A computed fold for a 329-nucleotide part of an RNA from a metagenome, annotated as large-subunit ribosomal RNA, domain IV. The coordinates come from a structure-prediction model, not an experiment, and the mean pLDDT is 87. The full RNA is in RNAcentral, with records from SILVA.
Context: one part of a larger RNA
């Protein structure tokens, strides 16, 4: 020097991307215990005292016939150490804010999460030999020994408040007057031959399904949700007004956000000081209503920002012990 354990003066995150990593907590009884809340919780909240042993006294609990054994509470005095849950085991705490309601479930071997599932909530399809699904030329299996309070497909994602406008395109449903039209019908006129009849061939008028134009409907289907100009008695803003476009111009809430380029926006708060936090502002580059919106108590090896406590993370480092490297031998 390595690894792996310990000790450390002041000072205590000043280290760092970041308290990583260590250190501090830690039990058992008693006191005490917020904001918030779905009234269950939060909560071992947060804080706080007490413990050895050794006499008495009381209650009282199992066994026992009984003497009595075993285990236990509270009180009152005394006693000895530096230190009594004397060791091992054995939560650090508290505040803020995104996300995702939870418990669960993932990339065996770099990603455990905000992802996925979930209960709940829509939409759709399916009358039974259901409809999906395998298989196929098919018997035949699951569904399902069910039968719409079922089963299948998608979206969403507890819970609360809600969930606005477009059907013009694209899908889906629905309709049947018209158009368009395949095979197929087969009017007419030809041509070939032939003396006729006839055969053989070309021509294509009419009728002639679904689809498809069409016409209705359907956004918890796929999806979309404007611009310019002027206007109130400073000067600023613009509740009014023109006009141009569209199927229809983004309601509610939310907002510099996991979304804001310009941005370290700008104002408050916290710090001596603060590209992160928190709270507000709103010219949203480019939020927004189940590809959900806004909230939320509880939960989280999840992310963020702040204090306490405590430390060798640091200022700065030094020592110790075991076991290696090294170096002589």
């Nucleotide at each position: 020097c390595u690894a792996c354990a310990c000790u450390g003066a002041a000072g205590g995150a000043a280290c760092u991307a970041g308290g990583c990593a260590a250190a501090a907590u830690g039990c058992a009884u008693c006191c005490g215990u917020a904001a918030c809340u779905u009234c269950g919780g939060g909560a071992a909240a947060a804080g706080g005292a007490u413990g050895g042993c050794c006499u008495g006294u009381u209650g009282g609990a199992g066994c026992g016939c009984a003497a009595g054994c075993u285990g236990u509470a509270a009180c009152a005095g005394g006693u000895g150490g530096c230190a009594c849950a004397u060791a091992a085991a054995u939560g650090g705490g508290g505040g803020u804010a995104g996300c995702g309601a939870c418990u669960g479930u993932u990339u065996a071997c770099c990603a455990a999460a905000a992802a996925c599932a979930c209960a709940g909530g829509g939409c759709u399809c399916u009358g039974c030999u259901a409809a999906a699904u395998c298989a196929u030329u098919a018997a035949g299996a699951u569904g399902a020994a069910g039968u719409a309070u079922a089963g299948g497909g998608u979206c969403u994602g507890a819970c609360g408040c809600c969930u606005g406008c477009c059907c013009g395109g694209u899908g889906c449903u629905g309709g049947a007057a018209g158009g368009u039209u395949a095979a197929u019908u087969g009017a007419u006129g030809g041509u070939g031959u032939g003396c006729a009849a006839g055969c053989a061939c070309c021509u294509g008028a009419u009728a002639g399904a679904a689809g498809c134009c069409c016409c209705a409907g359907u956004a918890a289907a796929c999806g979309g949700c404007g611009g310019c100009c002027g206007u109130a008695a400073c000067g600023a803003u613009g509740a009014c007004g023109g006009u141009c476009c569209u199927a229809a111009g983004g309601u509610a809430g939310c907002g510099a956000a996991a979304u804001u380029c310009c941005u370290u926006g700008u104002c408050g708060g916290g710090u001596a000081a603060g590209u992160u936090c928190c709270g507000a502002c709103c010219c949203g580059c480019a939020c927004g209503a189940a590809u959900g919106g806004c909230g939320u108590a509880a939960c989280g090896a999840c992310u963020u920002c702040c204090c306490c406590u405590c430390u060798g993370u640091c200022u700065c480092c030094a020592g110790u012990g075991u076991a290696g490297a090294c170096u002589c031998a």